[in-house]
Context: one part of a larger RNA
Molecule: small-subunit ribosomal RNA, 5' domain
Organism: uncultured bacterium
């Protein structure tokens, strides 16, 4: 000097960072990977149209039924006038018919409401089948002394989903399955049988510019096996289709690129010799197989060889690296944060799926823990963010939000993202700012010291005179966001306004090392990084005044250099 720092006192704001170094100990609880109905068949809402069918109200028409009214007609041994013949007139009573008015029930059918079943059509959600991601992002450092890393090469011995250019093509069938319905087992978790149905799911046919096998051949070219181009003969491999409907998104196959990755080799990579010998797939050749690919990588068969004092083998410790720290450098140290590699995901082992895994939040097996149970049997993995115990000197929130960058899906609108942006806690750390400025002597008081004259604290105080940063109150108010959308956060900033008002400790003073006197103690208390100090005048203990260093820090510890 320097830290991912503890620990002591003391502590005002702010900007940028860092913040489980120990138990890779064990976890309650929310959340960290979904998305696409424009790939499919369903379901459930929801609004519209129809068409039935129910019921309600309004009015029309018809029957039938009851009542009133009106007109003719008939009757009357029922009144009355008038002629007198039995006739004619009124009146009333009864009865038939018409006609017209209610008023009630029935039927038919219109119109509007309602309800409810179908059917379609629009929007919406969305369990399930399918497709893309879940191998990326994220953690952590356990194991690894290794071609793991770092570095310069090799692959004529290798793969590549999505992405970009090119070329050719997208033809024609088929069988089932989930979901659903039915039945049915089981605390549960989860199953079983039947049956039904749809796809960009699945089989199978065609077609083949190119590809792929195999054969035979030419010609170039190379560091060896060989490579690369033309042509020729057999063989053999595809496709899926959707929509808002002609333009998009899509599928197939073959070449190329990009990007990503695999495999090999030369160099470089800690300590121990009180570890000297170690090795039978061991070295190596031949023939197979495996594999995306060279290889004992794996078998057979054959040799009998391979490593090591230039450290083999064992052992301990360790992720590696760009970088950090320190040094004038060489060099020593060290691998927190940020970036590349690598390992790892409770422990051990496996192999599926897939362009890519031997897969953190995915099966399957065993083993330890835990937690459910009807005891028959299941569930579970925070070394993702928060958080919890528990270890420990000792490391924060169970926040906010997809606004922005970035990924996943989606033709998109969007939809998910504890990545990531942001707050919150922490003097943990760097860097800024503040706590007042300028005047002010009779050098007040008051403290400490004195040779009692004094001196010292000291321009420090009070006083005076300004100033307003940080903090308050007020009032405006970005950038980050390009149309649109801002979690930060009414945040940063501005401007007004009031007041020096709210804000200073720590260490240390014997030398090394910059600052000294009283006074108590008297090898006691006690100091101390070395020397060393203390046993009656201690500049070394305590305390006080003074004073010196740094300062929102100062001081111890602990490691490096």
């Nucleotide at each position: 000097g320097a830290u991912g720092a503890a620990c002591g006192c003391u502590g005002g704001c702010g900007g940028c960072g860092u913040g489980c170094c120990u138990a890779a100990c064990a976890c309650a609880u929310g959340c960290a990977a979904g998305u696409c109905g424009a790939a499919c068949g369903g379901a459930g809402c929801u609004a519209g149209a129809a068409a039935c069918u129910a019921g309600a109200c309004a009015g029309u028409a018809g029957a039938c039924a009851c009542c009133a009214g009106a007109a003719a007609c008939u009757a009357g041994a029922a009144g009355g006038g008038c002629a007198u013949a039995u006739g004619c007139c009124c009146u009333c009573u009864a009865g038939u018919c018409u006609c017209u008015a209610g008023u009630g029930u029935c039927u038919a059918g219109u119109c509007u409401c309602u309800a409810g079943u179908u059917u379609c059509u629009a929007g919406u959600u969305u369990a399930g089948u399918g497709g893309c991601g879940a191998a990326c992002g994220g953690g952590u450092g356990a194991g690894u002394a290794a071609c793991a890393c770092g570095u310069g090469g090799a692959c004529a011995a290798c793969c590549u989903g999505c992405c970009u250019g090119a070329a050719u093509c997208u033809u024609u069938g088929g069988a089932a399955u989930a979901a659903g319905c039915g039945c049915u087992c089981g605390a549960a978790a989860g199953g079983g049988c039947g049956u039904c149905u749809a796809a960009u799911a699945c089989c199978a046919a065609a077609u083949a510019a190119g590809c792929c096998c195999a054969c035979a051949c030419u010609a170039u070219c190379g560091c060896a096996u060989g490579a690369u181009a033309a042509a020729g003969u057999g063989g053999g491999a595809a496709a899926a289709g959707a929509u808002u409907u002609u333009a998009u998104c899509g599928g197939a196959u073959u070449c190329a690129g990009a990007g990503g990755g695999g495999u090999c080799c030369g160099c470089g990579c800690c300590u121990g010799a009180u570890u000297a010998g170690c090795u039978a797939g061991u070295u190596g050749g031949u023939g197979a197989g495996a594999u995306a690919a060279a290889a004992g990588c794996u078998c057979a068969c054959c040799a009998a060889g391979g490593c090591a004092a230039c450290g083999a083998u064992c052992a301990g410790u360790a992720g590696c690296c760009g970088a950090a720290c320190u040094g004038a450098g060489a060099g020593g140290u060290u691998g927190a944060a940020c970036g590349g590699c690598c390992a790892c995901a409770c422990u051990g082992g496996g192999a599926c799926u897939g362009a890519g895994a031997c897969a953190c939040g995915g099966c399957c097996c065993a083993g330890a823990c835990u937690c459910c149970u009807a005891c028959g049997g299941g569930a579970g993995g925070c070394a993702g963010c928060a958080g919890u115990g528990g270890g420990g000197a000792a490391u924060a929130u169970u926040g906010c939000a997809c606004a922005a960058u970035g990924g996943g899906c989606g033709c998109a609108a969007g939809c998910c993202u504890g990545a990531u942006g942001c707050a919150g806690c922490a003097a943990c750390g760097c860097c800024g700012c503040g706590u007042g400025a300028a005047g002010g002597a009779u050098g007040a008081a008051g403290g400490c010291u004195u040779u009692c004259g004094a001196g010292u604290u000291g321009u420090a105080a009070a006083c005076u005179u300004c100033u307003u940063u940080a903090g308050g109150u007020u009032a405006g108010g970005a950038u980050g966001a390009u149309a649109a959308u801002g979690a930060c956060a009414g945040u940063a900033c501005u401007a007004a306004c009031a007041g020096a008002a709210u804000a200073a400790g720590c260490a240390c003073c014997g030398g090394c090392u910059a600052a000294a006197u009283a006074c108590g103690u008297g090898c006691c208390a006690g100091c101390a990084g070395c020397c060393g100090c203390g046993g009656u005048a201690a500049u070394a203990c305590g305390u006080a005044u003074g004073g010196u260093g740094c300062a929102a820090g100062c001081g111890u510890u602990a490691u490096c250099c």